[in-house]
A computed fold for an 85-nucleotide RNA from a Dehalococcoidia bacterium, annotated as c-di-GMP-I riboswitch aptamer. The prediction has a mean pLDDT of 90. It matches the Rfam family "c-di-GMP-I riboswitch aptamer". Clan: c-di-GMP_I riboswitch clan. Rfam links the family to the GO term cyclic-di-GMP binding. RNAcentral holds the sequence, with entries from Ribocentre.
RNA sequence: UCCCGAUAAAGGCGAACCGUCCGAAAGGGUGGGGCGCAAAGCUACGGGCCUAAGGCCGAGAGGCUAUGGCUGCCGGGCUGCCGAA
Numbered sequence: 001u002c003c004c005g006a007u008a009a010a011g012g013c014g015a016a017c018c019g020u021c022c023g024a025a026a027g028g029g030u031g032g033g034g035c036g037c038a039a040a041g042c043u044a045c046g047g048g049c050c051u052a053a054g055g056c057c058g059a060g061a062g063g064c065u066a067u068g069g070c071u072g073c074c075g076g077g078c079u080g081c082c083g084a085a
Stems, first nucleotide, its partner, number of pairs: 004083002012037002017032006035072001041078003045075003048070003054065004
């Protein structure tokens, strides 16, 4: 230094749920909360998943569609704290 990752040390993040705000929704911000996480830091790049405002189709019911999202679904890329075996 790389791999690796402990019932170590110091700190970090913050699931469900609740309040509030933004959003058509999915979802997100923030406060509370704490299930978990060694990248649960960043990146929608590949796959996957969610939503369907607008658009298209339809007599209607409804169907299709991302230019909207999810990195705490998996993989890739970039960066990073500590140091037992």